[in-house]
RNA sequence: UUCCGGUUGAUCCUGCCGGAGACGACCGCUAUCAGGUUACGACUAAGCCAUGCGAGGCGCGAGGUGUAAGACCUCGCCGCACUGCUGAGUAACACGUAGUUAACCUGCCCUGAGGUGGGGGAUAAUCUCGCGAAAGUGAGGCUAAUACCCCAUAGCCAAAGGAUACUGGAAUGUUCCUUUGGCAAAACCUACGGGGCCUCAGGAUGGGACUGCGGCGUAUCAGAUUGUUGUCAGGGUAAACACCUGACAAGUCUAUAACGCGUAGGGGCUAUGAGAGUAGGAGCCUCCAGAUGCCCUCUGAGACAUGAGGGCAGGGCCUACGGGUCGCAGCAGGCGCGAAAACUUUCCAAUGCAUUAGCGUGUGAGAAGGGUAGCUUGAGUGGUGCAGCUUAGCUGCACCUUUUGCCAUGUCUAGAGAGCAUGGCGAAUAAGGAGUGGGCAAUACGGGUGCCAGCCGCCGCGGUAAUACCCGAACUCCGAGUGGCCGUCUCGAUUAUUGGGCCUAGAGCGUCCGUAGCCGGCUCGGCAAGUCCCUGGUGAAAUCCGGCAGCUAACUGUCGGGCGUGCUGGGGAUACUACCGGGCUUGGGAACGGGAAAAGUGGGAGGUAUUCGGCGUGUAGGGGUUAAAUCCUUUAAUCCGCCGAGGACCACCUGUGGCGAAGGCGUCCCACUGGAACGUGUCCGACGGUGAGGGACGAAAGCUGGGGGAGCGAUUGGGAUUAGAUACCCCAGUAGUCCCAGCUGUAAACAAUGCCCGUUUGGUGUCGCAUGACUCAAGAGGUCUUGCGGUGCCGGAGCGUAGGUGUUAAACGGGCCGCCUGGGGAGUACGGUCGCAAGACUGAAACUUAAGGGAAUUGGCGGGAGAGCACACAAUGGGUGGAGGCUGCGGUUCAAUUGGAUUAAACGCCGGACAUCUUACCAGGGCCGACAGCAGGAUGAAGGUCAGCCUAACGGGUUUACCAGACAAGCUGAGAGGAGUUGCAUGGCCAUCGUCAGCUCGUACCUUGAGGCGUGCGGUUAAGUCCGUUAACGAGCGAGACCCACGCUGCCAGUUGCCACACCGUUCUGUUUCCAGAAAUGGGGCCAGUGCGGUAGCACUCUGGCAGGACCGCCUCCGAUAAGGAGGAGGAAGGAGUGGGCGACGGUAGGUCCGUAUGGCCCGGAUGCCCUGGGCUACACGCGGCCUACAAUGCGCAGGACAAUGCGAUGCAACGCCGAAAGGCGAAGCCAAUCGCCCAAACCUGCGCCCAGUUCAGAUUGAGGGCUGAAACUCGCCCUCAUGAAGCCGGAAUCCAUAGUAAGCGGGCGUCAUAAUCGCUCGCUGAAUAAGUCCCUGCUCUUUGCACACACCGCCCGUC
Repeated sequence: UUCCGGUUGAUCCUGCCGGAGACGACCGCUAUCAGGUUACGACUAAGCCAUGCGAGGCGCGAGGUGUAAGACCUCGCCGCACUGCUGAGUAACACGUAGUUAACCUGCCCUGAGGUGGGGGAUAAUCUCGCGAAAGUGAGGCUAAUACCCCAUAGCCAAAGGAUACUGGAAUGUUCCUUUGGCAAAACCUACGGGGCCUCAGGAUGGGACUGCGGCGUAUCAGAUUGUUGUCAGGGUAAACACCUGACAAGUCUAUAACGCGUAGGGGCUAUGAGAGUAGGAGCCUCCAGAUGCCCUCUGAGACAUGAGGGCAGGGCCUACGGGUCGCAGCAGGCGCGAAAACUUUCCAAUGCAUUAGCGUGUGAGAAGGGUAGCUUGAGUGGUGCAGCUUAGCUGCACCUUUUGCCAUGUCUAGAGAGCAUGGCGAAUAAGGAGUGGGCAAUACGGGUGCCAGCCGCCGCGGUAAUACCCGAACUCCGAGUGGCCGUCUCGAUUAUUGGGCCUAGAGCGUCCGUAGCCGGCUCGGCAAGUCCCUGGUGAAAUCCGGCAGCUAACUGUCGGGCGUGCUGGGGAUACUACCGGGCUUGGGAACGGGAAAAGUGGGAGGUAUUCGGCGUGUAGGGGUUAAAUCCUUUAAUCCGCCGAGGACCACCUGUGGCGAAGGCGUCCCACUGGAACGUGUCCGACGGUGAGGGACGAAAGCUGGGGGAGCGAUUGGGAUUAGAUACCCCAGUAGUCCCAGCUGUAAACAAUGCCCGUUUGGUGUCGCAUGACUCAAGAGGUCUUGCGGUGCCGGAGCGUAGGUGUUAAACGGGCCGCCUGGGGAGUACGGUCGCAAGACUGAAACUUAAGGGAAUUGGCGGGAGAGCACACAAUGGGUGGAGGCUGCGGUUCAAUUGGAUUAAACGCCGGACAUCUUACCAGGGCCGACAGCAGGAUGAAGGUCAGCCUAACGGGUUUACCAGACAAGCUGAGAGGAGUUGCAUGGCCAUCGUCAGCUCGUACCUUGAGGCGUGCGGUUAAGUCCGUUAACGAGCGAGACCCACGCUGCCAGUUGCCACACCGUUCUGUUUCCAGAAAUGGGGCCAGUGCGGUAGCACUCUGGCAGGACCGCCUCCGAUAAGGAGGAGGAAGGAGUGGGCGACGGUAGGUCCGUAUGGCCCGGAUGCCCUGGGCUACACGCGGCCUACAAUGCGCAGGACAAUGCGAUGCAACGCCGAAAGGCGAAGCCAAUCGCCCAAACCUGCGCCCAGUUCAGAUUGAGGGCUGAAACUCGCCCUCAUGAAGCCGGAAUCCAUAGUAAGCGGGCGUCAUAAUCGCUCGCUGAAUAAGUCCCUGCUCUUUGCACACACCGCCCGUC
């Protein structure tokens, strides 16, 4: 030694962006005190400056003025080269560090030795006279010195020669002698203590010069240099040197980065960091550099001189225009610049410095105060007790304390301030900033706002319920502070030495050769450069760490340590590396041997096909496409045969096979050239690996020149397709493709995987060589074992985000090279190099952005694949779409035409058939406020009665009178009510995917994870239905089972149901018989049949309850012996018997706030409630659903037959009468298996109609009636008569249906006062076709691709 948010539906990874920490400058809000400390015009303008101050001292050297003191002027001596300020320049011996000076200097200071003799001439001040505006300056005269000069002595310097000794790595040094030459000392004062002066030598201090090493960016700066490099001679300096000059030579530096460009004062240190590092160099210390810019000089020990001089430039000031003068990057202060920085203060008391013999003097150095939240540390904003309250706290009362605050005195100080000491007063004088969606601690609090205003580092909030904006309240964090912008470090292992990567995320050069560099086998000896150990010197102080002291802390002091990771001297060690020498063979190379190969280059030979030409044969087409056309063809095509020409290519063999460095290489033969593998007791002896620059090779296309041109074929022309079609398809066809010579130098040049070496379990093919065994027709060959080398597949450990890889590594190690660092801009621009060009190589930035990307997962999707299914299609039947009408919707209209629903899944839907009501809409009129407060009210509130007026009308309004006696709707709040709003705030219910076969869970297992498995696969099923198998084993919700109805049988029950048998009565019919009669016929009886009624009965029917029955149970076949399937038997029913009910997890922000419920919002004298009238019924139009038709399978008339389900008391109504009918008047029965609605219709029989807008069709309209109801005008239903429209079977398109179904026919019920062309339901008649498929529309499963996930109605690109 730390992470967190952000790419996704979710996941892992890459990668960047952001947050949290520390430091610095500025800014916002806020601010009680104290200690310490640091800083304060550094960042921008080394921009410009008014004013004052910042360097003087001595007089014990001298002259003068003067008064004796003091003072002043001048000569003289020392200082003014220090201190202070700033960082422009400088990439350099400027700095740091370690050295050298055998190439040097050093005033004042210290030590030692010696000395201070003689002489001379001037000059300032002053005086006189001038010039000038001034600054200043000239001439003449006087004079002194510690000023200046000369002589002497000491001495010093140089040269030549010699000698011995010393130091040293080395004498050119030092010492000594001789000779010559040169330069040539001194200053005095005195208070008599002393102070100065001169010479030499040494020291100390301070400097000059030189050298090794070290520290910025850029190669889109690769060559630089002519005093440049060296030698000789001369000059110059304190001193080496091209430092300067002349001559001669042509060198010198550079990939270990010269030269250029950009930037920059360097260091100690500072910030941050675990460290390595990264960033910085203001302040303090040190070195350097500068003083408006540039150049030069004097003086001096020292300067090229910040407050010296001269010149030029630019700026300012004065001026008499002639000429002068100034330089704050010193302290204060001003302007300017800016986000940005203090007082024109006090003092030399302290510390230092200059000077002085000393005392002193001077000092904006310095010390001290004032100002600034700059940093850091500490303290405080009260404490105790009691009581109360709305109790983590607040308030009140009493008491206590006084840091701090205010006041006074003393002390301290140069003077103050502060401090210290003493005393007094009084809880008094003292809390804010930011935040509260996540990251990130703290609101699901209130109000406002409504994608607006705004917030936000990032993600993201805001579109009417905002924990995210604004305000309030509450809360959180820190606290005299707290936040924001900018910059630096950290976080960042996102530059990776420590410590990353490159198959697919960014990243391996297209390949090979090779220079420098880097790395390098075994062994022996030497050396000691690297390396290691010991030791000396140095690496300033401050800073950092620890102890101690200052009462604590900060801070300071002191002591110690450490740091500066370094450099350097000496001594030692020798394993490793380097170097030198010797040896070895395993790396490498060479040799020999027999084999393998589409390896390369050159030459020769061959083959089929296409095309073209000639000849023959032959006739109308050919060709091409999804379909066509352009095109070719009677000038004879296509097709067939023969011959010929020409160019390109090389089928079969051919293989995941071979060869090559890669690109690439394929008929056969020859020659030349190269490489690899294998085998060998051969030879050399580390000769090796990699490889920045560099060089060579390098597909296709392209370029230049010359050939060639059969086929193919960019561009182009034509034909199609299309909205268009500069394409895909077709017909032609140029460059090109081919050859030779050159250029280009790029590709998804890919295994997206650099080269070399070593190590690490295996299996199985194949190619080459060798080996051994077997076989053989003993030649070849074949099979197998083993070894080496190549090339594939599978796979273990390991690795990897995963996919995957896996001895041919992407594993584990070593060596070397290349390359990467968010996306876009962009492989673009500029520059350079190369190229004939095209272009290639190298290769940015501004700006913009929160992502971009990889792998895998689950879904969804696909004009992907596979399997299965559905009235999905096919087959068949009937419709819709055309007409008229009914009904709903849109649109339009209207005072209103209330509102909702809009693909399937709105549109005869909201059970929604609206005359009023309904009713929500419009017009008009009226009514209503529980409760609380305030105005009002016995001077009479609210109300009632009569009358008048207003009004369309009224119960309304208003006025008068009377009655009566307590409340009050004028105001504020608050209510009732709301079919007002939000179905995108909701509950509930419903629709739909879909009656589709799916959806999940527990445990185990697999994956880093999302997730997978189970639920897969082979069969099978209507089905995730079942069987078998399988890292799964089980389970749940669905499916099924279950429930209801119908179909068969049995049992039980028997009224209101039933009526077979039995009996009675009776109607009718028939036979027979009797009587009467002439007969027709009438009457009676028996028998049979039939209908009705009764008795009897419960057999049947029926009703409704309980059982049974069907299970692939049986047989054959198929299947795996299973599950199951096909056929058959039996059976009422056969494979789910038929039809319903039942709707998984969930999706659709589906529908409904207008059924009810319900949050929020709104209205609340109206958006509530009531009434009258109107509207929802409008009508140029468009759409959906249905009814009736267009007719003869029909229509009309007459007659005849057969149901089931339901319903009935404000109800169904038999029956009778009236009416032509609708209907009316009476009325029995029935609370219903009893009575009624209730005559079913299609159908059958007979007659008519005769293909006609009709005897079809019935709309529309007229007239007359009826019913319901307060009320049928807008706007109901029915009847009769009359009228008699469109319509002659319906374009594109589209719907429904698989059996008692479709279709046809009627019945009942719901709604309902009136009432169905609607909905629900009941029966009657009763077909056709399929038993197949996945083409259309969809659904399920598996698999595959995906840049989609709001999920293809997606995403996204370009143009305008």